A computed fold for a 475-nucleotide part of an RNA from Cyanobacteria bacterium REEB446, annotated as small-subunit ribosomal RNA, 3' major domain. NCBI's taxonomy places the organism under Bacteria, Bacillati, Cyanobacteriota. It matches the Rfam family "Bacterial small subunit ribosomal RNA". Gene Ontology terms of the family: ribosome and structural constituent of ribosome.
Context: one part of a larger RNA
Parts: sequence; structure tokens; C1' cells
RNA sequence: UGACGGGGACCCGCACAAGCGGUGGAACAUGUGGUUUAAUUCGAUGCAACGCGAAAAACCUUACCAGGUCUUGACAUCUGUAGAAUCGAAUGGAGACAUUCGAGUGCCUUCGGGAGCUACAAGACAGGUGCUGCACGGCUGUCGUCAGCUCGUGUCGUGAGAUGUUGGGUUAAGUCCCGCAACGAGCGCAACCCACGUUGUUAGUUGCCAUCAUUUAGUUGGGCACUCUAGCAAGACUGCCGGUGUUAAACCGGAGGAAGGUGUGGACGACGUCAAGUCAUCAUGGCCCUUAUGGCCUGGGCUACACACGUGUUACAAUGGCCAUUACAACGAGUCGCUACUUAGUGAUAAGAUGCUAAUCUCUCAAAAAUGGUCUCAGUUCGGAUUGCAGGCUGCAACUCGCCUGCAUGAAGUCGGAAUCGCUAGUAAACGCAGAUCAGCAUGCUGCGUUGAAUGUGUUCCCGGGUCUUGUACA
Repeated sequence: UGACGGGGACCCGCACAAGCGGUGGAACAUGUGGUUUAAUUCGAUGCAACGCGAAAAACCUUACCAGGUCUUGACAUCUGUAGAAUCGAAUGGAGACAUUCGAGUGCCUUCGGGAGCUACAAGACAGGUGCUGCACGGCUGUCGUCAGCUCGUGUCGUGAGAUGUUGGGUUAAGUCCCGCAACGAGCGCAACCCACGUUGUUAGUUGCCAUCAUUUAGUUGGGCACUCUAGCAAGACUGCCGGUGUUAAACCGGAGGAAGGUGUGGACGACGUCAAGUCAUCAUGGCCCUUAUGGCCUGGGCUACACACGUGUUACAAUGGCCAUUACAACGAGUCGCUACUUAGUGAUAAGAUGCUAAUCUCUCAAAAAUGGUCUCAGUUCGGAUUGCAGGCUGCAACUCGCCUGCAUGAAGUCGGAAUCGCUAGUAAACGCAGAUCAGCAUGCUGCGUUGAAUGUGUUCCCGGGUCUUGUACA
């Protein structure tokens, strides 16, 4: 000087407390461990691994296994020889591939040849998701959006170092003020960026409709007031008033205002810590394989199942289930696509057909909610696992191993031990919708809106963090 203390003081955080809803019990989905297996590819492992890499494992993906095969190779550059390239067909085979037949004679040219492609030969080489993240780059997690981390000059000290950065106030903040052997500065904080909330202005189609006509319908004429869209601008700064304070910084209350003291949310992550994670995104040193640890193919596996754990979904019901009627969104996506409408079907869906490269058409009737009816506390008209049969869709192909529909079946489960998680407002909780991936497949993920609470205004304690101080046989 740090680090640590079941030392002290002060401060902060859904850290506790006060509340609301869960997890832990059930079934299923999914990931992991373990076990099994020819293989169950690899990585991630306290917080910070475990619906994680994977924003889609039937083939492919795929890296694993079995078998069949290739050896200058699936891919790159160079040399030689031959042939245009290319297309079609037959046979054998699980296919990779092998054998054979046919069509085809192009472009440029100084007529030597050249460009491109293919085949063969030889070697230089290719190739490796092989090892090392404890050799590395890059990227990322974490402490933590915590308020810290440092430097120059000066001063003090023999020196390591100290000072500044400590102290008194204050703040979300090393934020600002005052004081001070310090005076300044940098990286962080804040602001600058994006979205939302108010207004003005410009613009008025594909959007909108107050007034005038018109219509089944903003449908058409008309209009751009309004809504909305999307560019520009204004607006919030403790600016104003009162009080407290050291005449300061600031704090408390108030006015005006759409918004008030960081307006709300996001992006943004200092010096560093964990030899944290990643050689399997990529890049890369070294090492290793080179008729194989490389390449191709078929089939299987990654989907196994006495068990254990994590994360979720659905429930256990009456604030509910079922039936009928009826109301209100936003974000988005679409031509290899989204599909109106009509018809067929109980339905998944199919057939015909229409519009849209989209503020125009479609996905797209949101659901919970509301109104009426029914059920009356039961393993039930709760709950839907499991299984049987019959179908639909995608796709060469749904046996291993997809999703959906109908009929039948109707398991566990009556609110969950110890323990444990999230959340402070348009939040929690509940409800649906869209998108990426994608042929097909979502209880996951990323967004979107709808309904919409309770509690706290405290810091004794648990956990984590910050500042000062103290002790230390630690570095």
C1' cells in the first nucleotide's frame, strides 16, 4: 500500500421488512447429471452451466456409430497430355459409384495458339468440428451502470509511498459547494443518440370525414378541419415564489405546465477481477494425422431410461367449466409468399377463384372482458395424461422419429415439507396477438398491445456493494 475480520462509524440496493404471485408435491414439455449403448457427437458446471451455443436433429444439418467405398482427393494454385463445354439414356448396385451407348463440335486468334470447362498422370500440396482458451487475437459473461480508477507538476517522507481523492455539507453520482500544500488534467458519472408523453408548422395518399350531396359500406363526388402518418421546430432549466441552509451547494413546499426536479424506458459498461468462457463462428502459434484423425454414400444415433436436479406448460376448479350472442388492440409478416370469396367436409383441410411487391390486398372475426342460459361442490359437465381406431398436411421418405383433426378412452392431481424465486406502477398478475428460425414442427425465445392491483416511504437483522477508520503471526 492492499486484502481480510463472527472490529467500529456512515450510506445504498426488491437486500430485508410490508405485500402480490409463484417454484419445491401431480402430469407433461425441455435442458442437465447419471446409467445404458455400436454410437447415444462436442462444448457450457456456484452466483455468472442446466428452454445455454441450438432463431427449428425424420434425410440433410451432423461433428458420433456400423457397413460400403476413394486416395493430388469434395475445395485452392502450379506442370504435362488429351478432349469443346454440355445434355440424354441403359445396365449393375442400398447408394456413393462403376460399365456402356447416343446427341453435340462452340468463343477469340498474328493460325503458333489462347480463355473457360472436363478427363487422365506425376508431385509440390490440399484437408482435419484432431489437441492445447494454461501459447494467443477477436468476441463475451461477471463484480456493476457499482462510483470509482489514475496521471502531470508541486510539496512531504531516507524509502516503500503519501498528498491531490481526506475533512464539513450535499447528491443517483469523485454530483456540486465550502475549507485545505496543493494546483490542474484524463478515463468513468452526467449530457450529447433513440423511443414514448404535449404543442406548433409543412405535407394530404393508400390515411381521415366535421360541414354539403351520395352509398349496403368513407362507397363516390368533395374537403384536409379532426384522427393518423413523418420531416422540421418549440418545450423542463430548480427558470419563478416561499421556507430551511454558511450569504454556498442543495433540500422541502407551492405556482404555472402535457410533463418537475435524472419526466419514463432503452442504447451506452472506467482501471481492473475471475490463467472466468470460447482453438466447434472466425482468425492463429506450437503439436499431431496424411490409402487417414482427410473425402463420399446408405442405414442408425444425437429422441435410449431403475433414477436425481434445473427451467417451464397445464391443472387441481364456481372470482370457475360448458353453450349461445356480442365489443374493443398494437407490434409485425407476405410473390418459391400472404390468400379474400364460394363450394365440399363434424373437423384438420381440399377444390375452384380473387386481390396484393402492400398506410391500397391478405394474414386479421384478438382473447380475457360483457350479456343470457346451464352445471351446484362431486375426482365432477373439474382436469386432461395415456391408449385404440379413422383421417388431414408437409416432404424422395413420417417405422425408429413430425405436426394437426374427429370419435372413443379419461391417469395423476383436492393448492403442495424443509427450503426457495420474481416484482415498487401502466409495474406484478392475468389475457391473447405477431415475428425470427422454418418444406413441416414452439409449452422455448424476441417483441406487441388488452385488463390492471396490493404493499412500503422504515434500516434492528440476512445478502451484496461503496466511503472513512481500526487490528493483523496474510501478500